[in-house]
Predicted 3D model of a 596-nucleotide part of an RNA (large-subunit ribosomal RNA, domain I) from a Candidatus Rifleibacteriota bacterium. Model confidence (mean pLDDT): 80 of 100.
Context: one part of a larger RNA
Order: sequence, then structure tokens, then C1' cells
RNA sequence: AGCUCAGGGUGGAUGCCUAGGUGCCAGAGACUGAUGAAAGACGUGGCCAGCUGCGAUAAGCUUCGGGGAGCUGCAAGCAAGCUUAGAUCCGGAGAUUUCUGAAUGGGAGAACCUGAUACUUGUUGAGAGUAUCAUCCUUAAGGUGAAUUCAUAGCCUAGAGGAAUGGAACUCAGGGAAUUGAACCAUCUCAGUACCUGAAGGAAAAGAAAGUAACAACGAUUCCCAUAGUAACGGCGAGCGAAUUGGGAAGAGCCUAAACCAGGCCAGGUGUUAAAGCCCGGCGGCGUUGCCGGUCUGGUGUCGCGGGAUUGCACGUUGAAGCAUGCCGGUGCUUCGGAGGGCGAUUCGGGCUGUUCUAACCGAAGUCGGCUGGAAAGCCGCACUGAAGAAUGUGAAAGUCAUGUAGGUGAAAGAGCAGAGACGUCCUGGUGCGACACCCGAGUACUACGGAAUCUGAGGGAGUCCGUGGGAAUCUGCGAGAACCUUCUCGCAGGGCUAAAUAUUUUCUGGCGACCGAUAGUGCAGCAGUAACGGGAGGGAAAGGUGAAAAGCAUGCCGGUGAGGCAGAUGAAAGAGAACCUGAAACCCUGCGUUU
Repeated sequence: AGCUCAGGGUGGAUGCCUAGGUGCCAGAGACUGAUGAAAGACGUGGCCAGCUGCGAUAAGCUUCGGGGAGCUGCAAGCAAGCUUAGAUCCGGAGAUUUCUGAAUGGGAGAACCUGAUACUUGUUGAGAGUAUCAUCCUUAAGGUGAAUUCAUAGCCUAGAGGAAUGGAACUCAGGGAAUUGAACCAUCUCAGUACCUGAAGGAAAAGAAAGUAACAACGAUUCCCAUAGUAACGGCGAGCGAAUUGGGAAGAGCCUAAACCAGGCCAGGUGUUAAAGCCCGGCGGCGUUGCCGGUCUGGUGUCGCGGGAUUGCACGUUGAAGCAUGCCGGUGCUUCGGAGGGCGAUUCGGGCUGUUCUAACCGAAGUCGGCUGGAAAGCCGCACUGAAGAAUGUGAAAGUCAUGUAGGUGAAAGAGCAGAGACGUCCUGGUGCGACACCCGAGUACUACGGAAUCUGAGGGAGUCCGUGGGAAUCUGCGAGAACCUUCUCGCAGGGCUAAAUAUUUUCUGGCGACCGAUAGUGCAGCAGUAACGGGAGGGAAAGGUGAAAAGCAUGCCGGUGAGGCAGAUGAAAGAGAACCUGAAACCCUGCGUUU
């Protein structure tokens, strides 16, 4: 020095465990903010650095309920206190809530600096405090005020209302790739995906047929299952990929424009030859009043067996008052009341009924004997209970020990839902048979060219959407039925609103798993988006386990008043001593043996 064996050290694998993750399901909830959010900074405790809580009333204040013996968070200890006159704790409501932040008096390098006005307060003097003061939009009482006399436009402004911001995913819209696949690649695909932007809500979007069909019919939208990987599209390659119909979930329908009527307004047109006109008739009277046009408001009206307007007739219909030119008659209109009826997709402060949520409460039956053990829940024996033998804990493995479980009970306050009811609003005219031909959404439909989206890549190519140019008709009308034309059938565009069934899960509650078990499972089981890194955008860890209980080693000894150890004590165990369960291997040391 090598090797074997043995004993140690080091190291932290393995086993066991779980405080944390992860996936799915069900239920609930689903917007926030100038009444200052989300997110933070700084403070705040007797001793307090951090986390948590809270905000100069600062681990808290008030009140209403619950609860019932201890309490002053994590977190020991000391000190000082609170509490059956009910504390701590749990739940509802309220008060306070510094500074930053949309941040909003002005400024600024966020958490800082610095004003104006009014009021309060104070000093010898200097000061201090409270409130208001950003911008934009809408409304516009009032004021002012051109061309241009009146006026109007314009301007100023008190007051009132609103916006601005944030939000995991979901939704709609405006933009919009490439890797990739096609075994290359260019049309194509990936994909209208990723990503960027805008807008909104608890859902969003869509939505009451210019539909789908096929000689039969259906009857808004949305979602699911089948139709169907079918029909189709496609360098007919790779690939892409419907609809109809049937079965379900849910179910809800409405409002306008126009024609016509009434009223208001208008340096518009026309009108002085007093004529049109003023509801009709008669008498009397007025008169730039009229008519046409424009505009505003109210009524009417809303459909596809076309509907509506206007108008005639018939049927039917309550009362009162007023108005329509002064009177009479007729007619019409308006208002109010009675009675009856309709609508309300939720308007409803308070009250009523029911129910759910936000604290809680009751809740059966062995702690019986013996054995082992440090400890009984284990084993032996004898009992009991079960609408409860889910689970967790308790010194090992508990139906009957604890928390619970099955099953029941419960709210002063707040919230949700449902119902009754209230309230609001509307109607009381319409129906039938005619007549008439007034209206039925225009730079629209459509069309040529160029594009997009549809299963459809321009094709024989319909229908939808966009751009440029051209450019209709009004029911004897217009559109569609996959070129186009005819017949036939279906519908009525060019205005608008609309719950539910559907999507998602930042969040709360409960449950489950042939999900993980500390190099796994979230990046994070520990004070983690932390430490460390980077100028910055960003990127991003490692790190779990004494014991049943700290009983966490009194006392003595060695040592530097060390580190560390020895004895001793505790404990079932200290070879469980905090570098603490188990404690593999590499690696190191020692000893016996053996080889050189």
C1' cells in the first nucleotide's frame, strides 16, 4: 500500500407520515369605483423586529343577536389588567378609516411639495384646523348679444345629472401571424388560432321571418343529442366539412316611421280686386286672420288569409261639465267622475305570508372486569345502542371517551327568492258590409367591377356582408325558393326593444378521486412571487418530521468563565438531545486477518 471482515464517522436515499397541492362534481354568489375602488406606503402593542389585525377612536370603538368560563393573535416569558353586573370568541348592522393611487385645487422622481377662498382658533410674534376649488359630456333657469330694426346665431353661468378606474375566465366587435401539415413548396393548411386593441355584463351575443320547406307543411332566438364524418368543398392533394328533419332544455312577445287629425312655431311661398277662411244651417260678426310648405309635440297606426289611413251605411255605446264665433238648433272634441276590464318582462319605501343564507343548539349506547404494555382504543370475557358502524382525535387499532354523524331545532339584525297585496298605466270602442286608391322605412333594393364570410378555394354559382361607379318600384307592388326564365309556393327588406334555457369561476360552502406524498404535488406544505440575479422588461429558488407529554438534561467533572464531551437526571427509548423518526450508498477512519 491492496483486499476481506468487523466497528465507527460522514451523508440524507428509503420506509412511514401530512400541515399543502391537484382534478372533478354539486350548491350559492357574480360586478366595482368621485359616498374616492382595486392595489399599496407609513403608522398602530407596556416590553414589539416580522407576519396577522387595525387606522391618529389605530391587535381596536358602538349596538343587536349567539355563547357560557376563561381571556389579553402567530408566540414563549415578564409586567399590568379584563371577566357570571357575562369577558375573550362567533355572526348582523354602524362609527372611525392617515398618505398614495382614476387621484380630481396646482405641482411632482407614487405614498411628497405647495396654494386660493370662506369660517373657526391662537401667539409678543411666527402659526394651526375645517370645508370648497380638476377635466369632459348632457341639461340650461338667468344674463349678455352680431351680420340686421325687432330677433336669431354665438358667448358666460348658478344649479342638477353623468363619465373617468379596476376585474381570473367567460362574451361581442376592430385588427391579425408564423412554426407546422401537405413527407419539397407557392393555392391550401395551421386559423380567423396565438397575439394586440376597444366595449359590456353577471352573463354576453342572437331574436319575433322579405324564414325553412316542397305540392305536405312548420312557425322568433339560444343550447344539447341524432342526422354525419353524410351532402359538399379541395394543387379533388393534405385536408376541410354543413344544412334540412327528428328528439329534448327553455319558452314571451312587443314598440315605432308613414298616410290622417289637432295644436305650437317659422325675415319660406302665395294672397288687398276684401276673395279664399273662421265645424254645419239661419241671423249677426271677425279678418293678413287664410292656403301651400317646413319643423316640433300629442293622437292614430304596425300587418302578409296583406295591413292601415280616409269615407258611407248598419249594429252597439254610461253620467256631468267645458270648448269649438255672439245667439238658436245640430254635430264633434276635451276633461272629470262612477262601474267594469286589461297590461306590468318587476315599479314597490314600509307592512304581511312562506322559504333560503349570514352565528348557533339538541343529539343514543361501557370509559365494565381481566391480561400485555410506558400508555389500551389491542387480546380474553360479559353488556348496551343504532334513522347514528361517515370521519378525525385521544400515550398502539374506540359504534358506546372527545369532536362529531343520522335525525331534528333556531335569528334581534341584514340579504336573496316566491306569493298575496299595493301601486302605476291603459281601455270602454269596436264589429260587419262596401267605397276610395292616400300610406306601408331611398342614394335604399338592385346592378357592373373588386373583395370578404358561408360546407362552397369563382366555379354553371344562388343567398349574406364591404368598397367604387350607376341606380328602381309602393300592393295591378317587392323579395326568395342555388345561374337564368315560366308556373306554383313561401315571405314583406331597407327603424328599434326583449327574460329563460347557454358560457365562465377571481370568489364562498360541501363532497369525491384505481390523483401526488416533500427532486413528487402549485413556482411556493416553513413569513414565496420571498431571498439571491438583472440598468430594465424580466426571471426566480432552496428549505417538512424530537417526544405521548418539554418531562428540552437539576447537579458535579474535563476544557479557554469556550466549542465539545463525561457522569448524573427525565423519558418506554437520549444509539429520540433540538445539526433531534427511520438512517441505504458513495467517501473517510480504526482494528483483526491476509498478500507484497